[in-house]
RNA sequence: GGCCCCGUAGGCUAAUGGUAGACCGUGUCCUUGACGUGGACAAGGCCCAAGUUCGAUUCUUGGUGGGGCCA
Repeated sequence: GGCCCCGUAGGCUAAUGGUAGACCGUGUCCUUGACGUGGACAAGGCCCAAGUUCGAUUCUUGGUGGGGCCA
């Protein structure tokens, strides 16, 4: 320098044009003499910009970060 893949919650990960979900973790409450376990509820997320579209996490382009292959 060329090509390919990936970026979603604090962590790991699903969804793929129409409300973004699960698990772990966190908080509050119940349960306990206390802790743990268990139960109920809650908060918290689509890498950035532009375009297409009635509507974009999803499609297109550019950027950016990470990984891989070739030279």

Transfer RNA from a Candidatus Pacearchaeota archaeon, 71 nucleotides, folded computationally. Rfam family: tRNA. About the family: Transfer RNA (tRNA) molecules are approximately 80 nucleotides in length. The prediction has a mean pLDDT of 82. The source organism's lineage runs through Archaea, Nanobdellati and Candidatus Pacearchaeota.